[in-house]
């Protein structure tokens, strides 16, 4: 060194986050091709020899072990970009309020501006007066089966009788009522009025008159002071999705280098 056999070496995949005190598994991801049943997320099993239990098949062969290099892929951290959210400020943009100034822009002014003087109105009260309106009064017409008023045919009733009583319908009137009517008359009303007296208030507006002779007004831009607001614009700082640098950590595949049994023959 070669060949047969054999198995309590070993292997029949392996990583990365997250779970856990910690390891390994079951679900997620990578890798990529790989025995089989039973478990298992309000987990399952186990304890540094760190899945367990049953089967089963290779087999000293490298896919096994060790070291080194690549290096898919995960994860930690810092920074920078960028986009929602969320609390906050209120120097500042931005919007607004108000006050002041008149350089520009307009309005209004020798057809007389601001001023000043002086009347009316507009506004309040009282009191009228008109009109309306509603009601009494007035005039007319109507108006009671019986319980109004006269007069009461007939009849009734009472007397010997003369006489007398009550009284229906009819006619004639009337009350309450109803209806109607013109002027006058009284008494109430109030969303009435180019209406009137008086009083009174008169800031502002409308509107006349006179005095007088050149400004006046602040709409809109500037310009100064002073607020206000926080949906935006910035500013703090808070968390959250995307993205990219940079570091650090694990790391499949896959690559090279070394390593690991027993027997019996040649």
């Nucleotide at each position: 060194c070669c060949g047969u056999g054999c198995u309590c070496a070993g292997c029949c995949g392996g990583g990365g986050a997250g779970c856990u005190g910690g390891c390994g598994g079951u679900g997620c991801c990578c890798u990529g091709a790989a025995c089989c049943c039973g478990c298992a997320a309000u987990c399952c099993g186990c304890c540094a020899u760190a899945g367990c239990g049953g089967g089963g098949g290779c087999g000293a062969c490298a896919u096994c072990c060790u070291g080194u290099c690549c290096g898919a892929g995960g994860g930690g951290c810092a920074c920078c970009c960028u986009u929602g959210u969320c609390g906050g400020g209120g120097c500042c943009g931005g919007c607004u309020g108000g006050c002041g100034u008149a350089a520009g822009c307009g309005g209004c002014g020798a057809g007389g501006a601001u001023g000043g003087c002086u009347g009316g109105g507009c506004c309040u009260u009282g009191c009228g007066c008109g009109a309306c309106g509603g009601u009494g009064g007035c005039c007319c017409a109507u108006g009671a089966a019986c319980c109004g008023u006269g007069u009461c045919a007939g009849g009734u009733c009472c007397g010997g009788a003369a006489g007398g009583a009550a009284g229906c319908a009819g006619c004639a009137c009337u009350a309450a009522g109803u209806g109607g009517g013109a002027c006058u008359c009284g008494c109430c009303g109030g969303g009435c009025g180019c209406c009137g007296c008086a009083a009174g208030a008169c800031c502002a507006c409308c509107u006349g008159g006179c005095c007088g002779g050149a400004g006046u007004u602040g709409g809109c831009u500037g310009c100064g002071c002073u607020g206000g607001u926080a949906u935006c614009g910035c500013c703090c700082g808070g968390g959250a999705g995307g993205g990219g640098u940079g570091u650090u950590u694990c790391g499949a595949c896959g690559a090279c280098a070394g390593g690991c049994g027993c027997a019996c023959g040649g």